[in-house]
């Protein structure tokens, strides 16, 4: 310098028709125990990495650029 592949909730990770943004953990609060953990059950929690651009409509198509992991050199 080139190619491939990743960035989505505090960490881990889904998301294929292009129209609803989730899970499980973790935090809060209830339930339930004499009391902790385990369990149930609710709730908070989001710039879908950043721009642009295609479209009535982008997390999902397309450029561009950041970062991270790979192969080639």
């Nucleotide at each position: 310098g080139g190619g491939g592949c990743g960035u989505u909730a505090g960490c881990u990770c889904a998301g294929u028709u292009g129209g609803g943004a989730g899970a499980g953990c973790a935090u809060u609060c209830g339930g339930u125990u004499u009391g902790c953990a385990a369990c149930c059950g609710a709730a908070a929690g989001g710039u879908c990495g950043c721009g642009a651009g295609u479209u009535c409509g982008a997390g999902c198509c397309u450029c561009g650029c950041a970062c991270g992991c790979u192969c080639c050199a």